C1' cells in the first nucleotide's frame, strides 16, 4: 500500500413518521367584522335619498375528521451512494 468484513461519524439522493399550513365538515360572532338590508325610524312638496334592527351571506376565531396537496420544520429514525476513522483477516512490498 491493496482487498473484503464490521463499527462509528460527516454529506447527497429517495420515500415513510411527526408537525405546520392548506384543502373538506361543523358551529359560527351578545358587544367592538364586513356585505345585503325586509320591518320600522329620520328626511323631502313630490321622485327620492339618509342611518340601521332583525334575517341572509361571508370572514375572524374555534372543533372536528384525516382520506387528498404541500413544507427552504425536524436533537426522528429507514433505504442506496460517496468521503474519512477505527478494528479484524487476506496479500504483496519495505
Nucleotide at each position: 500500500a491493496u482487498c473484503c468484513g464490521a463499527g462509528g461519524u460527516c454529506g447527497g439522493c429517495a420515500a415513510g413518521c411527526g408537525g405546520u399550513g392548506g384543502a373538506c365538515u361543523g358551529u359560527g360572532a351578545a358587544u367592538u367584522u364586513g356585505g345585503u338590508c325586509a320591518g320600522g325610524c329620520c328626511u323631502u312638496g313630490a321622485c327620492g335619498g339618509g342611518a340601521g334592527c332583525a334575517g341572509c351571506c361571508a370572514u375572524a376565531a374555534c372543533a372536528g375528521a384525516c382520506c387528498c396537496c404541500a413544507u427552504u420544520c425536524g436533537u426522528u429514525g429507514u433505504g442506496c451512494c460517496g468521503g474519512c476513522c477505527u478494528c479484524g483477516g487476506u496479500u504483496u512490498u519495505u